[in-house]
RNA sequence: GCCAUGAUAGUCUAGCGGUUAGGACCCCGCGUUGUGGCCGCGGUAACCCAGGUUCGAAUCCUGGUCAUGGCA
Numbered sequence: 001g002c003c004a005u006g007a008u009a010g011u012c013u014a015g016c017g018g019u020u021a022g023g024a025c026c027c028c029g030c031g032u033u034g035u036g037g038c039c040g041c042g043g044u045a046a047c048c049c050a051g052g053u054u055c056g057a058a059u060c061c062u063g064g065u066c067a068u069g070g071c072a
């Protein structure tokens, strides 16, 4: 330099154009407990950046940045 894949809460991860953007861990509150833990219930928090396509984009396209792998 070229090619491929990827980037979603603090962390891990799902989401094949119309989802309230889902789940787990963490954190917070309540219940339970003599306290704590476990357990149960509830809550906060996310689409890498800029354009384009579309009535509608996390999702499709282009460029960029970063990461991983391959080729040179």
Base pairs, nucleotide, nucleotide: 001071002070003069004068005067006066007065010025011024012023013022018055027043028042029041030040031039048064049063050062051061052060
A computed fold for a 72-nucleotide RNA from Folsomia candida, annotated as transfer RNA. Its mean pLDDT, the model's own confidence on a scale to 100, is 81. Its Rfam family is "tRNA". Gene Ontology term of the family: triplet codon-amino acid adaptor activity. It is annotated as a transfer RNA. Lineage of the source: Eukaryota > Eumetazoa > Allotriocarida > Isotomoidea > Folsomia.